Overview: Predicted 3D model of a 97-nucleotide RNA (THF (Tetrahydrofolate) riboswitch aptamer) from uncultured Acetatifactor sp. Lineage of the source: Bacteria > Bacillati > Bacillota > Lachnospiraceae > Acetatifactor.
[in-house]
């Protein structure tokens, strides 16, 4: 000098257990605070979390008559599995040549 590996995590599918269906959650968005980002350092106008707001907004049905059960529905929560992707970026390091 050239090539490469590796994380947190993300997406999709699926399984289990829940929550909501008397509408929370999800998604969008303003402000504030905080956190994480490959082995080390730095790190954003990117990501995530929390708090207070804003706009929008839904799928119920059957059995029972008990506050229950079943089947659905929700861009629903958590956990497991599979597949794919995977530091914004900069410097150093690691492996091969």
């Nucleotide at each position: 000098g050239c090539a490469g590996a590796g994380u947190a995590g993300a997406a999709u599918u699926u399984u289990g257990c829940g929550c909501g269906u008397u509408a929370a959650g999800u998604g969008c968005u303003g402000c504030a605070u905080g956190a994480a980002c490959a082995g080390g350092g730095a790190g954003u106008u990117g990501u995530c979390a929390u708090g207070c707001g804003g706009a929008c907004g839904a799928a119920a049905a059957g059995c029972a008559g008990a506050u229950g059960c079943u089947u659905g529905c929700g861009g629903u929560g958590c956990a497991g599995a599979a597949u794919u992707c995977g530091c914004a970026u900069c410097c150093c390091g690691c492996u091969g040549c």